[in-house]
């Protein structure tokens, strides 16, 4: 809970009778009753959680002959007759309360004797049968002991009750087998292990307890620790796995913590007791009560998880005879996009492709039939109306079936719905109410714009952002999914990235340093068994559920539900016999022994030997030795070194010596001896599988080191002192200690490597060397063939990522042990073991990184190698850096000193020319459609001239001027006004950019088709021998070809030769001058300017490879690309340049545009680069005399001729130039003079006068006269150019230009030295080799300090949990024992006695300490 159909006993309402004072009481209604009690059943089920548990706790399969089982079904045999309490009620009393204690009463299906005793059960005595060990079954005689209760009735019975015995269901128990990590947990164990006997349970058993014995577990991981409920399923994977165990479902387990037992079939009970802790609540402070991990719900924690809802309508449970109560079990409903599933947000049709927005090459394109617009439709959601199924039991009544009893079934009657305003039909209204997240650089489906500007941010990985971002925002537009879509979290896959299926280990992480050997794990040929592995059959089991297949029901589906499959397991049982074991006999091909021989630095002890080094004594001798890149320190006159004789010690073993021999390794080297291991080979004999590996264990074991004791010459850590060097705690050099040597004992490690465990068989060959064995034939040398065992070199075929390996595997197979699994932390902490220590060994983790490796390949680089080259060096001229000035540049200055270039490859550079302009700067005026351009509108020719103001631009005012075409409308071209579209910007970005240029470098390279060769990147070609300036040419050859460079074709200049001769020339003929091709002529030569010839190793010797070239030479003007130019490959340097010029993008528009005057670019403590003049005598000054190329010239060059000391003026001749001018070339040559001086050098600077350009020479020209005369006597330390007509020296000329060159650019005159040679600097090519570099050596990279953060070990200790051992403590309980107290039933001899209760003990024993 629930039964009144177990039992007293009964309140309140309602009924009925009876009394009555009319107020009310009484009695019955056996009261279908409420509240409480006894009594029975339940309550151990259902629901809820995984703390604990590593467990016989779960699974699977099995025993139980070792058990139990309330309610239910079958049989069977019974239910007689008594007694004595106790709650309730009533009463006293104690408490705050919770309760809780005395009295006196009373029924029962409660309690307790006693009768009965089929059968059970103990006990004794046999018998049958059975069998899985002790023993089961089944029976015979015989003794003991134990049972029972009514209720209700329609009187028919119905339902409890009690002994048994079977059946059912349900548990308890025990075994197999499976079941997580850790070994930095290796030993646990004392009731343990086992027996005897005994108590204890339903029951088997150390499950207790006594006594024996000393056992048992464990490497096939015991014990110990962490950390976990297990299954069935479940995500994931092709599977094998791995990973998990929420919901269903099965089992345990646990109910605030911990201990307990009671009661009952059944607990050691979730909502039931008792005890202790903790805690929360009441209290009268004495003492009570509580236990949501039941169902809502509430706190708190959290990043996080629902209604304090309806119903027992159904399914199921408890009780009950029935009705029926009860049931947050269960049916619903509610919440929540959490999951799955379906549905919908409309449908056709509409282009002039509307606005709106993005974009845009301003054409236009997307968004887009996408709206809008016209026609339809009506799910879903709204209103109204209908409206199932889930309901059949049951209970009345009747009627089959039925030993006349249930149980069934059939029929009829009323009637039962939580959900539900239910699904699900109809109707009505109107596209009306209903689409969003996410992405868009690759992986990966989808791009623009604008914003920002290494910022903000983004990011799964690579990575994006530094002013043009498809990566950040944001927009438009796209691609994906869609009521969802991102994102986090976790798990598996991909990952064969733990490899059983299925991985490696020479160099990438990985073979232990090596041998014997125990377990173990493998194992030759063959005979016979067996059937344990192995493979087949049948049987049982493998719960449903859930996958899967098949069917049905919801309109579909998700879902639900029949039915098969499967569950890859287990267990029994029956068959194969091949092959593994096993158990037996045999056998010789693996092993092994035994003859007889061979080589050897194989070990270990003794023992002996020569040469050499040091020392010491002697001696002869003298200044030195020694040692280095050079030197010192160091020894030496006290006598070294150097020699010679003579001793003394120790250490090693010259030549033989050889990728030669021996050993497991590690190692072994003089020579004799003695012990002694292996190992080869030839024949034959023998055991008969004795094999192979080998976790742990053991033994060896290089240097170095440590312990004790000896030794000690020479070497030589540590130290000394010298160098060297910025320093030098090193590298050299001079001492030198420990060790090195030796005996014993330690240590136990190396690139102990072949970086390559071991053993076994198999798969071309060549060609050296040891060691043994055969044979062969003669060329007599010792050679040849063959065979074994080693021990190198190269290659097949096969293997590798390549390298590379290859019968001595890294190939193909086997058998077994060792180790690997990003890198850094780390072979390191921390515990362990070993060591005297140094230290081994074994070995992690945090945390951090996207890497780290490994082989090869192009490059680039090396203070790598090999060849070559170059004014690279070197040989030699001559400068630079010191002075002065000239010019640039930095720096400072400045209102400004515009801008740009900045190692070589800026700096006499943009600038071939800044007083104004230029000019871009600055300061002050000024103008805003604009100084320039197109377009419109109007007016006006345009222009010119002078006047005022004013620095000027501008501004006023004035005067002159009417032009050209016309179809007469006007047009064009030039000024002014005016609007706005524009103009402008030397304003930013060369790192957005074109195009130009520089530089490597006039360096000989760069490449590409085919073709081979490599897994590839790549190679090859292009390497190599030889040559050349050359990748130039030849010969070779997996490679043949080809391009773009080289070289040539081009220009110039050297010779010639045609043709042509004027403005050029003049030989030879005239003529003429003072002189001159001046003139007539001439056309020879020079020249000029056009064509063409020549130069090609062509030829000849010679070297060379029979080449290619090379060398010598002849010839020739010229000889080996003849000098010289122009012409610059792929590329590199984000090289220079937006200020040439052009452009993208940004920026400014009364300015960052335009004008103007004036200033600046010219400044000046300073540093640097080009350069000019000088220091003088190879020179200066005077004077004379001569010889050029090339150039310009009408806005110009200018000449004669005159002035001026010139500059320069006058001055006009000539010339549009082979005419005429610029124009006197100079240096040189002849003459003078100076005479080593700061000068007769040097000219700088000032002073004065002056020319001359120009509107203007002050900031600021140039020249010219006269004066003045600085510094500086050849340059430190570095550094530059240049190899022949070069340097060096002389001048001339030209472009810029008004005027202004020391600068650039050309011209030509004079006119050398030197080069042995490439060792060395520098920079370039080829080849090669080495890398840890690739932004490529200006790389890259390492380690201590400084500060900040992360995280993690040690650390005096210190706090907390859990666990062991030793102990104290002793609640409730329980079993033992009882001296006390107390007692209804039953006995009694009447006293008591059995029994039982509370007390006390004792033993177990939780907290606790």
């Nucleotide at each position: 809970g629930u039964c009144g159909a177990a039992c007293g006993a009964g309140a309140a309402c309602g009924c009925g009778c009876c009394c009555u004072u009319c107020g009310g009481g009484g009695c019955g209604u056996u009261a279908u009753u409420a509240a409480a009690g006894u009594g029975g059943c339940g309550a151990a089920c259902u629901g809820g959680u995984u703390a604990g548990u590593a467990a016989c706790a779960g699974g699977u399969g099995g025993a139980u002959a070792a058990c139990a089982u309330a309610c239910c079904c079958u049989u069977u045999g019974g239910c007689g007759g008594g007694g004595g309490a106790c709650a309730g009620c009533c009463u006293c009393u104690g408490g705050a309360a919770a309760c809780a204690g005395g009295g006196a009463u009373u029924a029962a299906u409660a309690c307790c004797g006693c009768a009965u005793a089929a059968a059970g059960c103990c006990g004794u005595a046999g018998g049958a049968c059975c069998g899985u060990u002790g023993g089961g079954u089944c029976u015979u005689a015989u003794g003991g002991a134990c049972a029972a209760a009514g209720u209700c009735u329609u009187c028919g019975g119905a339902c409890a009750c009690c002994g048994a015995a079977g059946g059912a269901u349900u548990g308890g128990u025990c075994c197999g087998c499976c079941c997580c990590u850790g070994a930095u947990u290796a030993g646990c164990u004392u009731g343990u292990u086992g027996g005897u006997g005994u108590g204890g349970u339903a029951a088997a058993a150390g499950c207790g307890c006594a006594c024996c014995a000393a056992g048992g577990c464990u490497a096939c991981g015991a014990u110990c620790a962490g950390u976990a409920g297990c299954u069935g399923g479940u995500c994931u994977g092709a599977g094998a796995g791995g990973a998990u165990g929420g919901u269903c479902a099965g089992c345990a387990a646990c109910a605030c913590u911990g201990g307990g037992a009671c009661u009952g079939a059944g607990a050691u009970a979730c909502g039931g007791c008792c005890c202790a802790g903790a805690c929360u609540c009441c209290u009268a402070c004495g003492g009570g009560a509580g236990g949501c991990a039941g169902c809502a719900g509430u706190c708190u924690a959290g990043a996080a998880g629902c209604u304090u809802c309806c119903a027992c309508a159904a399914u199921g449970g408890a009780c009950g005879a029935a009705a029926g109560u009860c049931u947050g079990a269960u049916g619903g409903a509610g919440c929540g996009a959490c999951a799955c599933c379906g549905c919908g947000u409309g449908c056709g049709g509409g282009a002039u492709g509307a606005c709106a927005c993005u974009c845009g090459u301003g054409a236009g394109a997307g968004c887009g039939u996408a709206a809008a617009c016209c026609g339809c439709u009506g799910u879903c959601a709204g209103c109204a109306g209908g409206g199932a199924a889930g309901a059949a039991u049951g209970c009345c009544c009747g009627g089959a079936u039925g030993g006349u009893g249930a149980a069934u079934c059939c029929g009829g009657g009323a009637g039962u719905g939580a959900c539900g305003g239910u699904a699900c039909c109809u109707g009505c209204a109107g596209a009306g109410g209903a689409a969003g997240c996410a992405c868009c650089g690759g992986c990966u489906a989808a791009c623009u714009a604008u914003g920002u500007g290494c910022c903000a941010g983004c990011a799964g990985c690579c990575g994006c952002g530094g002013u043009a971002a498809u990566a950040c925002a944001u927009a438009g537009g796209g691609u994906g999914c869609g009521a969802a879509c991102g994102u986090u979290g976790c798990u598996c896959g991909g990952a064969a990235u733990u490899a059983c299926u299925g991985g490696g280990c020479g160099u990438a992480a990985a073979g232990a340093g090596u041998g014997c050997g125990u377990a173990g794990g493998c194992g030759g040929u063959u005979u016979g068994g067996u059937c344990a592995g192995u493979c087949g059959g049948a049987u049982g089991u493998g719960a449903a559920a859930g996958c899967c297949c098949u069917g049905g029901g919801c309109u579909c589906a998700a879902c639900c539900u029949g039915g098969g499959a499967a569950c890859u397991g287990c267990a029994u049982u029956c068959g194969a016999u091949a092959c593994u074991g096993c158990c037996u006999g045999a056998c010789u091909a693996g092993a092994g022994u035994g003859u007889g021989g061979u080589a050897g630095a194989g070990g270990g002890a003794a023992g002996u030997g020569g040469a050499a080094u040091u020392c010491c004594g002697g001696g002869u001798g003298u200044a030195g030795c020694g040692g280095u890149g050079a030197a010192a320190u160091g020894c030496g006159u006290a006598g070294a070194u150097a020699u010679c004789c003579g001793g003394a010690g120790g250490a090693a073993c010259a030549c033989c010596a050889g990728u030669g021999g021996c050993g497991a390794a590690g190692g072994c080297g003089g020579c004799u001896u003695c012990c002694u291991g292996g190992a080869c080979c030839a024949a034959c004999a023998c055991u008969g599988a004795c094999g192979c590996u080998g976790a742990g264990g053991u033994g060896c074991g290089a240097a170095a080191g440590c312990g004790u004791g000896g030794g000690g010459a020479g070497c030589g850590a540590a130290c000394a002192g010298g160098a060297u060097u910025a320093g030098a705690u090193a590298c050299c050099c001079u001492g030198g200690u420990a060790g090195u040597c030796c005996a014993c004992g330690c240590c136990g490690u190396a690139a102990a490597c072949g970086a390559u465990g071991a053993g076994a068989a198999c798969u071309a060959g060549a060609u050296g060397u040891u060691g043994g064995g055969g044979g062969g034939g003669c060329a007599u040398g010792u050679c040849c063939c063959u065979u074994u065992a080693g021990u190198g070199u190269c290659g097949a075929a096969g293997c590798u990522a390549a390298c590379g390996c290859g019968u001595u595997a890294a190939g193909u197979u086997c058998u077994c042990c060792g180790c690997c699994u990003g890198g850094g932390g780390a072979g390191u902490a921390c515990g362990g073991c070993c060591g005297c220590a140094a230290g081994g060994u074994u070995a992690a983790a945090a945390c951090u990184c996207a890497a780290a490796u490994g082989a090869a390949u192009u490059g680039a680089c090396g203070g790598g190698g090999g060849c070559c080259c170059g004014c690279a060096c070197a040989a030699g001229c001559g400068g630079u850096g010191g002075a002065g000035c000239a010019u640039g540049u930095g720096g400072u200055u400045u209102a400004a000193u515009u801008c740009g270039a900045u190692g070589c490859a800026a700096c006499g550079c943009g600038a071939a020319g800044a007083a104004c302009c230029u000019u871009a700067c600055c300061a002050u005026c000024c103008c805003u459609u604009g100084a320039c351009a197109u377009c419109c509108a109007g007016a006006g020719a345009a222009g010119a001239g002078a006047c005022u103001a004013g620095a000027g631009a501008u501004a006023g005012a004035c005067u002159u001027g009417u032009g050209c075409c016309u179809u007469c409308g006007g047009g064009a071209a030039c000024u002014c006004u005016g609007u706005g579209a524009c103009a402008g910007g030397u304003g930013c970005u060369g790192c957005a950019u074109g195009g130009c240029u520089g530089u490597c470098g006039u360096c000989a390279g760069c490449u590409c088709g085919u073709g081979u060769c490599g897994u590839g990147a790549g190679a090859u070609g292009u390497u190599g021998g030889g040559u050349u300036a050359a990748g130039u040419c030849c010969c070779g050859u997996a490679a043949c070809g080809a391009g773009c460079g080289c070289a040539a074709c081009c220009c110039u200049u050297g010779u010639c030769c045609u043709u042509a001769g004027u403005u050029g020339c003049c030989a030879g003929c005239a003529c003429g001058u003072a002189a001159u091709g001046g003139u007539g002529g001439g056309a020879a030569c020079u020249c000029u300017a056009a064509g063409g010839a020549g130069a090609c190793u062509g030829c000849c010797g010679g070297u060379g490879a029979c080449a290619a070239a090379c060398c010598g030479g002849a010839g020739g003007a010229a000889g080996g690309u003849g000098g010289g130019g122009a012409c610059g490959a792929c590329g590199u340097c984000a090289a220079g340049u937006c200020a040439u010029c052009a452009u993208g993008g940004c920026c400014c528009u009364u300015a960052c545009g335009a004008c103007c005057u004036g200033g600046g670019c010219u400044a000046c403590a300073c540093a640097c680069g080009u350069g000019c003049u000088a220091c003088a005598a190879u020179g200066g000054u005077c004077g004379g005399u001569a010889c050029a190329g090339a150039g310009g010239g009408u806005u110009g060059c200018c000449a004669a001729g005159c002035c001026g000391c010139g500059a320069g003026g006058u001055g006009g001749a000539g010339c549009u130039a082979a005419u005429c001018c610029c124009a006197g070339a100079a240096a040189a040559c002849c003459g003078a003079u100076c005479g080593u001086a700061g000068u007769c050098c040097g000219g700088a600077u000032u002073g004065g006068a002056g020319u001359c350009u120009g509107c203007a020479a002050c900031u600021c020209g140039a020249c010219u006269c006269c004066a003045u005369g600085a510094a500086g006597u050849c340059g430190g330390a570095a550094u530059c150019g240049c190899u022949a007509g070069u340097a060096a020296u002389c001048g001339c000329g030209a472009a810029u230009c008004a005027g202004a060159a020391u600068g650039u650019c050309g011209c030509g005159g004079u006119g050398a030295a030197u080069a042995c040679g490439u060792u060395c600097c520098c920079g370039g090519g080829c080849c090669u080799u080495g890398u840890a570099c690739a932004c490529a050596c200006c790389g890259c990279c390492c380690g201590u300090c400084a500060c900040a953060c992360c995280a993690u070990g040690g650390g005096a200790g210190u706090g907390g949990g859990u666990u062991g051992c030793a102990a104290a403590a002793g609640a409730a309980g329980u079993g033992g024992g009882u001296a006390g107290a107390c007692u209804a039933a039953c006995c009694u001899u009447c006293g008591g006695g059995a029994g039982g209760u509370c007390g006390c003990u004792c033993a177990c024993a939780a907290a606790u300490u």